[in-house]
RNA sequence: AGAGUUUGAUCCUGGCUCAGAACGAACGCUGGCGGUAUGCUUAACACAUGCAAGUCGAACGAGAAAUCGCUUUCGGGUGAGAGUAAAGUGGCGCACGGGUGAGUAACGCGUAGAUAACCUACCUUCGAGUCUGGGAUAACUCUUCGAAAGGGGAGCUAAUACCGGAUAAAACCUUUAAUCGGUUGGUUUUAGGUUGAAAGGCUUGCUGCUUGAAGAUGGGUCUGCGUAGCAUUAGCUAGUUGGUAGGGUAACGGCCUACCAAGGCUACGAUGCUUAGCUGGUCUUAGAGGAUGAUCAGCCACACUGGAACUGAGACACGGUCCAGACUCCUACGGGAGGCAGCAGUGGGGAAUUUUGCGCAAUGGGCGAAAGCCUGACGCAGCAAUACCGCGUGAGUGAAGAAGGCCCUUGGGUCGUAAAGCUCUUUGUCUCGGGGAAGAUAAUGACGGUACCCGAGGAAUAAGCACCGGCUAACUCCGUGCCAGCAGCCGCGGUAAUACGGAGGGUGCAAGCGUUGUUCGGAUUUACUGGGCGUAAAGGGCGCGUAGGCGGUUCCAAUAGCUAAGGGUGAAAUCCCGGGGCUCAACCUCGGAACUGCUCUUAGAACUGUAGGACUAGAGAUGGUCAGAGGCAAGUGGAAUUCCUGGUGUAGAGGUGAAAUUCGUAGAUAUCAGGAGGAACACCGGCGGCGAAGGCGGCUUGCUGGGGCUUAUCUGACGCUGAGGCGCGAAAGCGUGGGGAGCAAACAGGAUUAGAUACCCUGGUAGUCCACGCUGUAAACGAUGAGUACCGGCUGUUUGAGGUAUCGACCCCUCAAGUGGCGCAGUUAACGCAAUGAGUACUCCGCCUGGGGACUACGGUCGCAAGACUAAAACUCAAAGGAAUUGACGGGGACCCGCACAAGCGGUGGAGCAUGUGGUUUAAUUCGACGCAACGCGAAGAACCUUACCUGGGUUUGACAUCCUUAGACCGCCUAAGAGAUUAGGCUUCCUCUUCGGAGGCUGGGUGACAGGUGCUGCAUGGCUGUCGUCAGCUCGUGUCGUGAGAUGUUGGGUUAAGUCCCGCGACGAGCGCAACCCUUGUCCCUAUUUGCCAGCGGGUUAUGCCGGGAACUUUAGGGAGACUGCCUGUGUCAAGCAGGAGGAAGGUGGGGAUGACGUCAAGUCCUCAUGGCCUUUAUAUCCAGGGCUACACACGUGCUACAAUGGCGACUACAAAGAGCUGCAAUACCGCGAGGUGGAGCGAAUCUCAAAAAAGUCGUCUCAGUUCGGAUUGCAGUCUGCAACUCGACUGCAUGAAGUUGGAAUCGCUAGUAAUCGUAGAUCAGCAUGCUACGGUGAAUACGUUCCCGGGUCUUGUACACACCGCCCGUCACACCAUGGGAGUUGACAUUGGCAGAAGACGCUGAGCUAACUUAGCAAUAAGGGGCAGGUGUCCAAGCUAGUGUUGAUGACUGGGGUGAAGUCGUAACAAGGUA
Repeated sequence: AGAGUUUGAUCCUGGCUCAGAACGAACGCUGGCGGUAUGCUUAACACAUGCAAGUCGAACGAGAAAUCGCUUUCGGGUGAGAGUAAAGUGGCGCACGGGUGAGUAACGCGUAGAUAACCUACCUUCGAGUCUGGGAUAACUCUUCGAAAGGGGAGCUAAUACCGGAUAAAACCUUUAAUCGGUUGGUUUUAGGUUGAAAGGCUUGCUGCUUGAAGAUGGGUCUGCGUAGCAUUAGCUAGUUGGUAGGGUAACGGCCUACCAAGGCUACGAUGCUUAGCUGGUCUUAGAGGAUGAUCAGCCACACUGGAACUGAGACACGGUCCAGACUCCUACGGGAGGCAGCAGUGGGGAAUUUUGCGCAAUGGGCGAAAGCCUGACGCAGCAAUACCGCGUGAGUGAAGAAGGCCCUUGGGUCGUAAAGCUCUUUGUCUCGGGGAAGAUAAUGACGGUACCCGAGGAAUAAGCACCGGCUAACUCCGUGCCAGCAGCCGCGGUAAUACGGAGGGUGCAAGCGUUGUUCGGAUUUACUGGGCGUAAAGGGCGCGUAGGCGGUUCCAAUAGCUAAGGGUGAAAUCCCGGGGCUCAACCUCGGAACUGCUCUUAGAACUGUAGGACUAGAGAUGGUCAGAGGCAAGUGGAAUUCCUGGUGUAGAGGUGAAAUUCGUAGAUAUCAGGAGGAACACCGGCGGCGAAGGCGGCUUGCUGGGGCUUAUCUGACGCUGAGGCGCGAAAGCGUGGGGAGCAAACAGGAUUAGAUACCCUGGUAGUCCACGCUGUAAACGAUGAGUACCGGCUGUUUGAGGUAUCGACCCCUCAAGUGGCGCAGUUAACGCAAUGAGUACUCCGCCUGGGGACUACGGUCGCAAGACUAAAACUCAAAGGAAUUGACGGGGACCCGCACAAGCGGUGGAGCAUGUGGUUUAAUUCGACGCAACGCGAAGAACCUUACCUGGGUUUGACAUCCUUAGACCGCCUAAGAGAUUAGGCUUCCUCUUCGGAGGCUGGGUGACAGGUGCUGCAUGGCUGUCGUCAGCUCGUGUCGUGAGAUGUUGGGUUAAGUCCCGCGACGAGCGCAACCCUUGUCCCUAUUUGCCAGCGGGUUAUGCCGGGAACUUUAGGGAGACUGCCUGUGUCAAGCAGGAGGAAGGUGGGGAUGACGUCAAGUCCUCAUGGCCUUUAUAUCCAGGGCUACACACGUGCUACAAUGGCGACUACAAAGAGCUGCAAUACCGCGAGGUGGAGCGAAUCUCAAAAAAGUCGUCUCAGUUCGGAUUGCAGUCUGCAACUCGACUGCAUGAAGUUGGAAUCGCUAGUAAUCGUAGAUCAGCAUGCUACGGUGAAUACGUUCCCGGGUCUUGUACACACCGCCCGUCACACCAUGGGAGUUGACAUUGGCAGAAGACGCUGAGCUAACUUAGCAAUAAGGGGCAGGUGUCCAAGCUAGUGUUGAUGACUGGGGUGAAGUCGUAACAAGGUA
């Protein structure tokens, strides 16, 4: 510090996710030791048991027992125990320490202050005193009630308990004077009055007590500032705000009461609701921030729940009291007891959190004079890898690279020096033995015989966890087969998974490792530091203006902000730095720094603010002048539509893609005249004008707003923006009343359509218009808030002013204000913007923070309603989006090509037959091929074989290959059984080489490795092939442009069959394609001359190159020539080229062929071959016989033959090319009507044969008909091939003589030696062709042209497509699941109002009952008084009861929409002009 993920790729926006650190953690697997920390985050749920607060005999009275000693008359006595234990009175403590975080949004906390408004036991210092009396009471004794807890009565007694008196200080009231950091007063001081203390103890010098002053410590109260969320909480408040008087408190105060006034708080967020203890700190972070508030420390609050006071210096009191409530326990049922949020511990809850330990030795606390006692505070130990830190699990050597595992291309590699083995060590742990602390200043050690040290022993006792597709370090095999599973995100898994599970190996951490959860980070993804708003989310529809924010020049003053210096504070701990101590570290400790804050004092005056004065550049006003659909109101004009009346006139009109509905013989449409009525204003008219926006358009008048220019004069910052607020605000809509010509939602009809609730047509009502009111929204858009300043230009246009010029108007120049275009810098993700900014800055407002849910729900406000404004959440996805790029596509555009259309010729589709396919059938009808690019295709030939299929019968190392072993033949012939395979038997019987050992060949038997498979996967593959397409394209290097994908080149202007060539050009070149080179054909030349040829010479024949011979010609087959837009004319850019012409056998690639770029279609083929994987192995292999592939209601493709006279039939006569031939072609001859047979000359072929070419031609006949057309079908008789023609061959003869009279919609081929037509040959092949391949003969028609159909190419445009239009995608309905709104209601919780009620307590009043201290009277008893108590009563008040209200939750028949869900239904709304933009 970044990375992954939207796309085919790119840049951007933007979310999601990851890598880091941390934790009071939990869970999974694993686990050696030590040190130091930490350990109920949940139920402030309930608690058994023990302990956690006592102490003092030097305040007081009283006072045992066990036991022991002595004694004894054995009853006892006495001494010690002992003034002890236990209890009581009294004092101090129990308000500390310890726990918890429920409540609390608050002066609770933090920080800084105030207290001149206060208190403070114990402690310290200073001063003064401690005199004199009295009456009770517990304990105790007796008695009594009760189960108990606990009481009652009578009697005795003490005090540092209680009370009276004296004195003093002090307090209060009145009064005098001084003084002050603080002036509602404080502190001292003078005089008078009222009230008003004490306690003693003991060890005799200590301690206690009273009072006053001061200190210290601790606390109370008040104040400034800071300290959560929600505005879908906007108003709250009657003791409320203030005053006066009184009460109360330690103290101010509505703290309380009475009376008076009507205030107080709030948008700088009152009130309400929800959540929460606060802080130092902790975690994270570069920082700013964000999150958090365990342990430690400070503060607060609480102690079963609610209320209350008492005591006290201090409490409204955790281990006190009273009352009420809930719960638990005891009970004799009458009544009682209790409060672990102290330490342990239990149950419960929970993912989850320890021992019912030791000790007061240390530190600290309470009491005590002290000894001491108490102390679950604390110090220690125990449990837990919960965290941090440290150590160890050995070290060296060791290659036969062992065994074994895993992988393997079978060679090897790897685990791996790892192990074993050998040699060592004992750090840590362990075992044994010995010594042995500090903590303790004199005594005292729980920890603890611990830490630590020494010695001995022995490698001995000690390694796991996660991960290995990318992010992210680390790869292979097996299993599985969209299953099982994984997953943080992207995503893996459908038979070759580095992603699942296992294994081997590797990587990372390590006594831990992973997972989960949470927080911060990364995230500049709430942006103060540090973001944005034209199109990605985001500018309010527009204006006026309140609060607020911001604000021109200058002078003076003071200093709030600001700056500087200093004082105080910012607790300690923590963090940081430097030291020190535990062997190191963690940890502990000392010092420093820091604590960025608050506050006070002093100083300064640049800037902002403040007070005052001045200015004119901003703003405003005045004068002059100008343009304008600016607004409102009234009046008025013509054209057009429609309607009405009348005339002319006759059969249609209207409407559409085409029609129909509709109108019209009752007279329409058309046309003329007149009239009525409403609405809108042609031309001018213009990216012209005006307005803030919405918006504004005939003309005239009236009223009225704003703006520009110009001149100076006046005011003197009066300004800008603007939350709330107020106003304006298109269309549609609503209300009331008018109006209604045209247009026209709804509606009706007609069409279209599969449907058509649409598009089109005919009608047509609201509405559109006017007046008044409401609504308040729009893609209210420049998708661009307002204002100010600055920052190159060019060019239109509107208005004004000035200059020049003119007689004048123009023209031209300059300035200002608008409104446009293009473009520099700059900016932007890009597109683009660019003085009218989206540039550079400042000010203010509004708004945004992933997509969906959702311009929604609920609540609130507004509205007559429709609805508007404000505005969530659950849930769900990993994207949604912007700009640009390359393709593809378009019922987008432009250009071009092709038998693509058109122009023609001939077909197919109809018939019969052949053949292939589908379907059906079958035991089987083997398999493959399926738009073009499957279907006379694989198959250049299924009777057996082929053959892969079926039935049946056989074989199992096999029909075939290699290896091992054994025997000797094998082959051949014969016999028997059998459908055959095969089985049984017989005859015959080894061969070649040899170094004589043997080796090899062939055949039979045996054994196991293996053979075999036309079994599966063409979506695992190679190879081969089809197709776009013989279309003209497809790319690269360097350079340049662009952030980039990419572009350029390859586009453009011409041209070509062609990315062919030329020109131009930020490109210059190159490659694969095109073309050419190759074959063939067309002309000529040279060479050669047999089997071909024969002109000339000779011979011969009825005739024939038949012969001699020839080499001219034809032919053959070798080599050359020739054609290149080369020449001419025209045209074209002086080009490429094109048009015409000449010559030439041939002319513009001469004709034909071979040749197929990058790629596309997961195209075809595992059944040609090869091949991975899977499957099979007495069968999916192999052999045999028979059958099937030839079936047949039917459908389709490809063909043949026809339907006839351009013909059929008969007779006769011509003219080819290219092939094939020994298992062959076969002549002449003879036989047969014929297929063919007999026979066999010749020929391995330029020699012989197949072989006859046919159409054509000549002559004859038929005469338009189901025929002398056509030949299917069938019968009979034959021929040939073959082991064999039944299923199932071809051919021949005779006979039979079907459909068919030119073929619907539709569709195919062909542009010249082509179509059409005619025959010939070949491959395969025993036989079998209408198919296929090749050959020649005869031999046309037409092409204006590119609008349309199809296919293709180039450029351009749009795109939401990229699996690329066979794309994408929307909504209803149906089904399942999920969350959510409404809902008659039902049921909780909380808050609150009115009323009733009223425990304990406090405060009043009363107090006839009771009553020690004091007073009076009395000798006394006693009486009276004062005072007190019980009791009664009033006020306040908790729980409770009652009638409501509000908020919030759960639930609810039914219901609404929403979301999600591989293959449901209906349509096709959007994306292309998406077929109606």
RNAcentral holds the sequence, with entries from SILVA. This is a predicted structure of a 1477-nucleotide RNA (small-subunit ribosomal RNA) from a metagenome. Rfam family: Bacterial small subunit ribosomal RNA.